[in-house]
RNA sequence: GGGGAUGUAGUUAAACGGCAUAACAGGGCAUUCGCAUUGCCCAAUUCGGGGUUCAAUUCCCCGCAUCUCCA
Numbered sequence: 001g002g003g004g005a006u007g008u009a010g011u012u013a014a015a016c017g018g019c020a021u022a023a024c025a026g027g028g029c030a031u032u033c034g035c036a037u038u039g040c041c042c043a044a045u046u047c048g049g050g051g052u053u054c055a056a057u058u059c060c061c062c063g064c065a066u067c068u069c070c071a
Stems, first nucleotide, its partner, number of pairs: 001070007010024004018054001026042005047063005
């Protein structure tokens, strides 16, 4: 320098173009003499910028980051 893959909550991952979801972690309540466990509830997320579309995590383009292959 060229090709490919990936980018979603604090972490790990889901998500036919149509309500962004779960587990763990965090907070609250209940349970306990207390702790742990367990149950219920809450908060928190789409790498950036454009485009297509009534509607974009999803499709297209350009960047950025990481991984990988070739040279």
Predicted 3D model of a 71-nucleotide RNA (transfer RNA) from a Pseudomonadota bacterium. Its Rfam family is "tRNA". Rfam describes the family as follows. Transfer RNA (tRNA) molecules are approximately 80 nucleotides in length. Rfam links the family to the GO term triplet codon-amino acid adaptor activity. The prediction has a mean pLDDT of 83.